About this RNA: A computed fold for a 475-nucleotide part of an RNA from an uncultured Eubacteriales bacterium, annotated as small-subunit ribosomal RNA, 3' major domain. Rfam family: Bacterial small subunit ribosomal RNA. Its family is annotated with ribosome and structural constituent of ribosome in the Gene Ontology.
[in-house]
Context: one part of a larger RNA
């Protein structure tokens, strides 16, 4: 000087505590450990692995395994030679491929040849998701959006080193006042950014309709008032008052305002820490395989199953459940190998159909939780696992191993031990809803809006950090 302490003084955080909802007990769904497998492909391991790489594993993806089958290779450059290639027909095979047939005369051109493309051959290479995140590189996670980490000059110390950074006061903040052998600055905080809440002006279709007509209907004429878009531009600065404070920084309180004291939520991640992840995104140093540890295919894994963990989803039920009853209100998206209206068939999934729309126009498009009526406390008109049949739609193909639909089957479960998560406001809960991936397949994921609490005395205590001190047989 750090770094530790069941020393010590201050401080903060859903860290406790005060509330709500859950997990942990049940079923299923997914991920992972283990056992199993010819294989069950590899990584990810306390918080910060485990609905993680996987924004989608029937084939393909795919790296694994088993039979078959190549060997200058599937993929790139270079040499020769020959030919235009693709490609189509048949037989053989599970394909991969191999044997046969048919038919094809490419572009330029100075007519030397050049150019793509393909078989054939030599060999220099290719190729590796093979090993080593403990050789890297670039990317990430974490503490932590915690307030800290640092430097120049000077000063003090024989040095390592301090000082500055501490001290009193504030604040989310090393954020500022004030004070001091310091006196300035750096990356760090804050503010620029985006996005939410007001207003203005300016546009005015596809959006909107308050006067006038019209219509079955913002349909059309009209209209630039409203809403709405969508561009500039205002607005919140502790600017103003009061009180308090060291006449300070600041804190409390109140005008006024849509907003008050960082307004609300995002982006932004300092110096470093963990030989932390990643050689399977890439890229690379060595090390390894070259008839294989490279490439092709075709079939199985990757779905296995006595158990165990995490993560989710559905429930136990009247703040429900059914309904063929009722009438309504979102926002955000997404469409051309798309979205697909109406109309008809069908109990439904879905079919025919094909209008419109490259979309403020047309379509996905139904918003669900609400209202009413009806069950009346039971394994039920809860609950849907499970299985059978009979269908759809996707796709060369649903056996392993897709989704969905109707009909019947109707299991466990009656609020979950010890223990443990999240959440302080448009939050938590609860409804939906769209949308990447996608031929197909969402209880995950990311975003949208509707309904919309309860609590918070307070820092003794648990757990994380942050400043100061103090003690060390650590560095």
């Nucleotide at each position: 000087u750090g770094a530790c302490g069941g020393g010590g003084a201050c401080c903060c955080g859903c860290a406790c505590a005060a509330g709500c909802a859950g997990c942990g007990g049940a079923g299923c769904a997914u991920g992972u450990g283990g056992u199993u497998u010819a294989a069950u492909u590899c990584g990810a391991a306390g918080c910060a692995a485990c609905g993680c790489g996987a924004a989608g594993a029937a084939c393909c993806u795919u790296a694994c395994c088993a039979a078959g089958a190549c060997u200058u290779g599937a993929c790139a450059u270079c040499g020769u030679a020959u030919g235009a290639c693709c490609g189509c027909c048949a037989u053989a095979g599970a394909g991969a491929u191999a044997u046969g047939g048919a038919a094809u005369u490419c572009c330029c051109u100075u007519c030397g040849g050049g150019g793509a493309c393909a078989u054939a051959u030599a060999g220099a290479c290719a190729g590796g998701u093979g090993g080593u995140g403990c050789a890297u590189g670039g990317u990430u996670g974490u503490c932590g959006u915690c307030a800290g980490c640092u430097c120049g000059u000077g000063u003090c110390g024989u040095g390592a080193g301090a000082u500055g950074u501490u001290a009193g006061g504030u604040u989310a903040a090393g954020u500022c006042c004030u004070g001091c052998a310091a006196c300035g600055a750096g990356c760090g905080c804050a503010a620029c950014c985006c996005u939410u809440a007001u207003g203005a002006a300016c546009a005015g279709u596809u959006g909107c309709c308050a006067a006038u007509a019209u219509u079955a209907a913002g349909u059309u004429a009209g209209g630039a008032a409203c809403u709405c878009u969508g561009u500039u531009c205002a607005g919140a600065c502790u600017g103003c008052c009061g009180a308090g404070g060291u006449u300070a920084a600041c804190u409390c309180g109140g005008a006024g305002g849509a907003a008050g004291g960082u307004g609300g939520g995002g982006a932004u991640g300092a110096c470093g820490u963990c030989a932390a992840a990643u050689c399977a995104u890439c890229a690379u140093g060595c090390c390894c395989c070259u008839u294989a540890u490279g490439a092709c295919c075709c079939g199985g894994g990757c779905u296995a199953c006595a158990c165990a963990c995490g993560u989710a989803c559905u429930g136990c039920a009247a703040u429900g459940g059914u309904g063929u009853u009722u009438a309504a209100c979102a926002a955000a998206g997404a469409g051309a190998a798309g979205c697909g209206a109406a109309g008809c068939c069908g109990c439904g999934a879905g079919g025919c159909g094909g209008a419109g729309c490259a979309a403020a126009u047309c379509u996905c498009g139904a918003a669900a939780a609400a209202a009413c009526a009806u069950c009346u406390c039971a394994g039920u008109u809860c609950a849907g696992a499970u299985u059978g049949c009979a269908g759809g739609c996707u796709g060369c193909a649903a056996c392993u191993c897709g989704c969905c639909u109707g009909c019947a089957u109707g299991a466990a479960g009656u609020c979950g031990g010890a223990a443990u998560u999240g959440c302080u406001a448009g939050u938590a809960a609860u409804c939906g809803u769209a949308g990447g991936u996608c031929a197909g397949c969402a209880u995950a994921c990311u975003a949208c809006g509707g309904u919309g609490a309860a609590u918070a005395c307070g820092u003794u205590c648990c757990c994380g950090g942050g400043c100061c001190u103090u003690g060390u047989a650590c560095a």